């Protein structure tokens, strides 16, 4: 220099004039000053937690989820290492990657058969015919015959290759290779190597039902809590019953004790707990106000340590948006990028300048994104 | 904000992973029948919301996107 991989990061910038929202600060006020003010995805809401509220708390079943090993974390389907497996010449890159000899179930059409088979072919027997002195051999029929090597179907046909063997065949036998099994040896393990042995016997699909291991209560800041204002200070229906006192008074209200029942996560079940309230459903009625939660947090920047690495532990130092019809914006001016045209090789003109935009927070994934930067590595060609 | 739901002709439905070249109403055309115009025969055109994966095969299963729809506010 071409080509091509992997990882980080920007994603305009300056001025000036009008404006929005927040915090503080002057002032009686009206206003004025100072500071702050979107993102790598704020996004899809696909996964995870923190926080609240449902009183808790065990065990079984349903029901959802992840699925090679190992480790990281708060946690996760995320990461990080490393095993296998496919892809590439290579750097690297994908990968829902447990189980199909626990069982069901399905495998269109096509094909003889898709898990128990013979369609052509082979080979073998018997019987007829033809040749011919006989033997050989050729045709035909026929057989619950033999055969899965060859054609053929098809996505996929029951281990490949070669030698033997055989009436033609076959793991029928060997030998190598795949493959199961079993011992050893590495290595936390997933796995890998090596020896022996063999029934070599055995198709796919679990993003089909299951099985096995593991893991999950449920709902979500419009959760939740105070306080305001306003209405019929409203209606029906639920939430056991027995006996006893005491009030008011003939039917209610309060307390007690006894005995069933009921609530409390979809469902049993066992402790516990609560049962006339600030309860639970259904109508109707009323307002659309304010405060909190809510901005120090698995927080960000640097410097050490420990690990291969996610990460984590430790000194120092920084505060960094908070709206609630939702604030973070508009024009103008120069300079910037990047692409085309023209060209006097310096310039000029013209277009482009993305994706989007907080809303209780925080790791994750996925999806959109104009152009650019900046490390390492790969393969080529050249040149020293 | 936040939890859920669905997409298949122009509308409103069906559709065991395989005879799906995707089926049926009703509108739509076109011919017939009628003087004409509805009805009513007979055709015909018309769709699986995009991309990826799974599988021999996807409209059906999985994932990611897209665009629709629903319900959720406080107080007595």
């Nucleotide at each position: 220099u071409c080509a091509g991989g992997a990882g980080g990061c920007c994603g305009g910038g300056u001025g000036g004039c009008c404006g929005c929202c927040c915090u503080u600060c002057c002032g009686c006020g009206a206003g004025g000053g100072a500071g702050g003010g979107a993102g790598g995805a704020a996004a899809g809401u696909c996964c995870g937690g923190g926080c609240u509220c449902c009183a808790c708390c065990g065990g079984g079943c349903a029901g959802g989820g992840u699925g090679c090993u190992g480790g990281a974390u708060a946690a996760c389907g995320u990461c990080c290492a490393g095993g296998c497996g496919c892809c590439g010449c290579g750097a690297g890159g994908c990968g829902a990657c447990g189980g199909a000899a626990a069982g069901u179930g399905c495998c269109a059409c096509a094909g003889a058969a898709a898990c128990a088979u013979a369609c052509c072919g082979u080979c073998c027997c018997u019987c007829a015919c033809c040749c011919g002195c006989a033997a050989c051999g050729g045709u035909g029929a026929g057989g619950u015959g033999a055969u899965a090597a060859g054609g053929g179907u098809g996505c996929a046909a029951u281990g490949g290759u070669g030698c033997g063997g055989u009436a033609a065949g076959a793991g029928c036998g060997c030998a190598c290779c795949g493959u199961c099994g079993u011992g050893c040896u590495g290595g936390u393990g997933a796995c890998a190597g090596c020896a022996c042995g063999g029934u070599u016997c055995g198709g796919g699909c679990a993003a089909a039902c299951c099985c096995c291991a593991c893991c999950c209560g449920g709902a979500g800041c419009a959760a939740g809590g105070c306080c305001g204002a306003a209405u019929a200070g409203g209606a029906g229906g639920g939430c056991g019953g027995a006996c006893c006192c005491g009030c008011c008074c003939u039917g209610g209200c309060g307390g007690g004790u006894c005995c069933a029942g009921g609530g409390g996560c979809g469902c049993c079940c066992g402790g516990c707990c609560c049962c006339a309230g600030a309860c639970c459903c259904u109508c109707g009625g009323g307002u659309u106000g304010g405060c909190u939660g809510c901005a120090c947090g698995a927080u960000c920047c640097u410097c050490u340590c420990g690990g291969c690495a996610a990460c984590g532990g430790g000194g120092g130092g920084a505060c960094c948006a908070g709206a609630u019809g939702g604030a973070u914006g508009g024009c103008c001016a120069c300079c910037g990028g990047u692409c085309g045209c023209c060209c006097u090789c310096g310039g000029g003109c013209g277009a482009c300048u993305a994706c989007a935009g907080a809303a209780c927070c925080c790791g994750g994934c996925u999806u959109a994104c104009a152009g650019g930067c900046c490390u390492g590595c790969u393969g080529g060609a050249c040149a020293a | 904000g936040g939890c859920c739901c669905c997409a298949u002709c122009g509308u409103c439905c069906a559709g065991c992973g395989g005879c799906c070249u995707a089926g049926g109403a009703c509108a739509u055309c076109a011919c017939c029948c009628u003087u004409u115009c509805a009805a009513g025969g007979u055709g015909a055109a018309g769709a699986c919301c995009g991309g990826a994966g799974u599988u021999c095969g996807a409209g059906u299963c999985u994932c990611c996107g897209u665009g629709g729809g629903g319900c959720u506010a406080c107080c007595a």